[in-house]
RNA sequence: UCUAAUGCUAGCCUGGGUGAUUGGUCCCCGCCUGUUACAUCAAGUGGACCUUAUGGAUGAGGCGAAGCCCGGGGGGCGGUGUUUUUUAGGAAUCUGGUCCUUUAAGCAUUGUCGAGCCUCUGUCCCUAUUGAUGGUAAUGUUUGUGAACCGGAUCAGGCCUUGAUCGGAGCAGUCCUAAGCUUUCAUGAUCAUGCUUUGGGGGUCGCGGAGAGGAGAUGUUUAUGGGAUUAAGCCAGAGUCUUUUGAAAUAUCCACCUCCGGGCAUGCACUUUU
Numbered sequence: 001u002c003u004a005a006u007g008c009u010a011g012c013c014u015g016g017g018u019g020a021u022u023g024g025u026c027c028c029c030g031c032c033u034g035u036u037a038c039a040u041c042a043a044g045u046g047g048a049c050c051u052u053a054u055g056g057a058u059g060a061g062g063c064g065a066a067g068c069c070c071g072g073g074g075g076g077c078g079g080u081g082u083u084u085u086u087u088a089g090g091a092a093u094c095u096g097g098u099c100c101u102u103u104a105a106g107c108a109u110u111g112u113c114g115a116g117c118c119u120c121u122g123u124c125c126c127u128a129u130u131g132a133u134g135g136u137a138a139u140g141u142u143u144g145u146g147a148a149c150c151g152g153a154u155c156a157g158g159c160c161u162u163g164a165u166c167g168g169a170g171c172a173g174u175c176c177u178a179a180g181c182u183u184u185c186a187u188g189a190u191c192a193u194g195c196u197u198u199g200g201g202g203g204u205c206g207c208g209g210a211g212a213g214g215a216g217a218u219g220u221u222u223a224u225g226g227g228a229u230u231a232a233g234c235c236a237g238a239g240u241c242u243u244u245u246g247a248a249a250u251a252u253c254c255a256c257c258u259c260c261g262g263g264c265a266u267g268c269a270c271u272u273u274u
Base pairs, nucleotide, nucleotide: 004271006269007268008267011063012062013061014060015033016032017031018030019029023050024049025048026047027046038059039058040057041056067264068263069262070261071260072259073258074257075256078253079252080251081250082249083248084247085246088243089242090241091240093238094237095236096235097234098233099227100226101225103223104222105221106220107219108218109217110216118211119210120209121208122207123206124202125201126200127199128198131195132193133192134191135190136189138187139186140185144181145180151176152175153174154173159168160167
């Protein structure tokens, strides 16, 4: 001088970042992330500090000449900002359409087994009329019934009269009959009806029938032109604003890993190798 080990000490480690807060820094708080790796106490009108701020107090453990710090490069989880785009909504605004009609092209249905149009007519409404059916009351008719006091006739019994007969009044019963009730039929009248006849008038969109006539008619789609409306609703489109989802680009911060450079330190003792 070099090497190895042991024991010490200086020192280092026991996390970092970000948000919020703050005049500013750290902490208690929220979030992201790492390690084999701390404990206790207090901390939001807060705790300790001042760019030398990167927590404070107390205690413990580990490593140990280890390591710590600064700058830069790469990788890389995550955060933030900006721009573009995207997903799913919302809002109002603007334009056109949603109505009518001309023309053109097409489609469908229908038409010489006869289209559109025209005429007559039925269905519909009003009015009158006619018949049918049924009801109601009236008149007449028919059947039956039908009056105790208070219809008439005849009046057993009983009652009255007489010497007796005759006779008298007269209940019940029977017969006839009034009012009434019931039944049949007829007549005219009247009312009703999912009906019917015959006229007159009205009435249009539809439907049916007939006449005449002789070729299109109806609907719908697209386009064009014109008109109407545009209060609201609905349909379509346009951009604008806003919320939200994802993505990309970019800028920035960054746990963690790694590389390079720099700063501080790289010590002491014993033994050992050389």

A computed fold for a 274-nucleotide RNA from a Candidatus Woesearchaeota archaeon, annotated as Archaeal signal recognition particle RNA. Its Rfam family is "Archaeal signal recognition particle RNA". Its family is annotated with signal recognition particle, plasma membrane targeting and SRP-dependent cotranslational protein targeting to membrane, signal sequence recognition in the Gene Ontology. Clan: SRP clan. Rfam classes the family as a non-coding RNA gene. On this family, see Hainzl et al., Nat Struct Mol Biol 2011: "Structural basis of signal-sequence recognition by the signal recognition particle". The model forms 93% of the base pairs in the Rfam consensus. Model confidence (mean pLDDT): 76 of 100.